[in-house]
RNA sequence: CAUCCAGAGGGGUGGAGGGAUCGGCCCUGUGAAGCCCCGGCAACCGACGCGUGAGCCUGCUUAGUGUGGCGAGGUCCUCGCGCGUAGCUGGUGCCAACUCCGGCCCGCGGCCAAGGUGGUCGCUGGGAAAGAUG
Numbered sequence: 001c002a003u004c005c006a007g008a009g010g011g012g013u014g015g016a017g018g019g020a021u022c023g024g025c026c027c028u029g030u031g032a033a034g035c036c037c038c039g040g041c042a043a044c045c046g047a048c049g050c051g052u053g054a055g056c057c058u059g060c061u062u063a064g065u066g067u068g069g070c071g072a073g074g075u076c077c078u079c080g081c082g083c084g085u086a087g088c089u090g091g092u093g094c095c096a097a098c099u100c101c102g103g104c105c106c107g108c109g110g111c112c113a114a115g116g117u118g119g120u121c122g123c124u125g126g127g128a129a130a131g132a133u134g
Base pairs, nucleotide, nucleotide: 001134002133003132004131009038010037011036012035013034017027018026019025021103022102023101024100039095040094041093044091045090047085048084049083050082051081052080053079054078055077056074057073058072059070060069063067099130104127105126106125107123108122109121110120111119112118
């Protein structure tokens, strides 16, 4: 910096935890985490193709020690962006629940309180923070 409402699980081992954190709510002896094997999903990087833009190069001009400016073109090269293809004998990742939901701020609505723009509940509302992956 980008993405996080899609997608994809069996076996062995192990033996009580797991879902990051706090709260909630879930999963779990019909076997948690961890480890191993096999399988799968996706398409971030990488590969390939197409498109597009730019650098760059060529050209022109001015000045010239260095250099600076202009704007026409795109065979090759490089890079950015977009779209697409293949798929692990390229590198990762992932395979309960939207990142499981919320926490902080704002908006909308209900209720309560009050003369302190307060409290509380709800929302398939918006944003942030945190986290995960690349």